[in-house]
Context: one part of a larger RNA
RNA sequence: GGACGAACGCUGGCGGCGUGCUUAACACAUGCAAGUCGAACGGAGCUUACUUAGACGGAGUUUUCGGACAAAGACUAUAUAAGCUUAGUGGCGGACGGGUGAGUAACGCGUGAGGAACCUGCCUUUCAGAGGGGGAUAACGUUUGGAAACGAACGCUAAUACCGCAUGAUACAGUAUGGCGGCAUCGCCUAACUGUCAAAGGAGCAAUCCGCUGAAAGAUGGCCUCGCGUCCGAUUAGCCAGUUGGCGGGGUAAAGGCCCACCAAAGCGACGAUCGGUAGGGGUUCUGAGAGGAAGGUCCCCCACAUUGGAACUGAGACACGGUCCAAACUCCUACGGGAGGCAGCAGUGAGGAAUAUUGGUCAAUGGGCGAGAGCCUGAACCAGCCAAGUAGCGUGCAGGAAGACGGCCCUAUGGGUUGUAAACUGCUUUUAUAAGGGAAUAAAGUUAGUCUCGUGAGACUUUUUGCAUGUACCUUAUGAAUAAGGACCGGCUAAUUCCGUGCCAGCAGCCGCGGUAAUACGGAAGGUCCGGGCGUUAUCC
Repeated sequence: GGACGAACGCUGGCGGCGUGCUUAACACAUGCAAGUCGAACGGAGCUUACUUAGACGGAGUUUUCGGACAAAGACUAUAUAAGCUUAGUGGCGGACGGGUGAGUAACGCGUGAGGAACCUGCCUUUCAGAGGGGGAUAACGUUUGGAAACGAACGCUAAUACCGCAUGAUACAGUAUGGCGGCAUCGCCUAACUGUCAAAGGAGCAAUCCGCUGAAAGAUGGCCUCGCGUCCGAUUAGCCAGUUGGCGGGGUAAAGGCCCACCAAAGCGACGAUCGGUAGGGGUUCUGAGAGGAAGGUCCCCCACAUUGGAACUGAGACACGGUCCAAACUCCUACGGGAGGCAGCAGUGAGGAAUAUUGGUCAAUGGGCGAGAGCCUGAACCAGCCAAGUAGCGUGCAGGAAGACGGCCCUAUGGGUUGUAAACUGCUUUUAUAAGGGAAUAAAGUUAGUCUCGUGAGACUUUUUGCAUGUACCUUAUGAAUAAGGACCGGCUAAUUCCGUGCCAGCAGCCGCGGUAAUACGGAAGGUCCGGGCGUUAUCC
């Protein structure tokens, strides 16, 4: 000198853009953060229409005046149809998105290869198919246990839930022909035989659409292996028993001591094993002429974790942050028998700390989940709020104006110097400010309805509707210099000096050093220098 997720002191006009718990991976009140589909299914409730029945009702008709008949209407029950809502069964999604950096010195990450040892829901392409049956179960009803959380027994019922049978291949398994190839086990292509395994329907008048099953390929995502690189310590020198390898098995999507039985006795290490300490890695960031050194906050990629430890289930995918089970610590409820919880999601609270924000708005856009769609959900995201904590920008006026005014300070003091064109005063401007008026883009797209092309699925056109931020940005007009400057320093390094006070005191100080009666170094004043919405100090890095 530069840098910063900074903090502190003094000061502080504006909007733009980005940033904001570096400490206790400490504990958390409250709200929200993952749902969706009724076009998979049976119910339940509500509304409307209508059928039938019942008890009301009573316009009206009739009357021998006692009464009899009786429409509308409304109520209840029942049957049907339509619509709406949805607890439950079922499907898809809760493995993404969001957070944190505790652990990890490791194939964790980076880079380059390999998989002839692998998996892949949704998506795309192609081929083939969906025949015929069965038994349950939640919801619901009845009874019942418990303070609650939550159950139990019996009974009924549906499905795109579940289970047989049929059919069936280029799938899988076995037998096995021929050819080609390689990297050891082998791989690819091909003819044949045997065995095994599948399915689901829904909407619609229909056309058709959305789904379902098997196979092949693609894409995407993942898994495994290897070469090289990846902090400090030798005041850590030897380490290791599933250890190193083999054979055979188990397990896995898959190779493998991954696991197991048996056999052999290997394997690693001064090219630093083992042990200890520290640490998420990279793209990048800072600095530097570079080489290098330092860092890994925001953003992107990968990894790991979700109170601590362990485990599996479901699933295409998890050993699963807002799932399950067990153990532990802690907190809460309890009728003392037993239960509930997990902010390292967004806000917010306490604590810790020098220190870090709102218990805000909207799904309008982008993206995600579900859905045929309308749509619903989305603290992802987009916005707004707070903070000079950062960066770039704008402003705090411009021109004229000498009696060089008053005042201040200084001197060799009837005088002069300096503050200083500075002020006053005159003219001008209006960024900004205040007030009034006008006023976007972000809506590309998609939705509704219609028309046309054309053919059954798309395209075009017309129309309609959708904006949180927001009456914001921006523009115009009016008013009036009006609303807006400080901080540090002035002995040398280092740009900038005099006076007064103090008297080795009070104090300053980054280093040298200053102060003991004329202090350019302390404190004040005047003047000056540097930077400027900032200026200094402190911490850290180069």
Predicted 3D model of a 542-nucleotide part of an RNA (small-subunit ribosomal RNA, 5' domain) from a metagenome.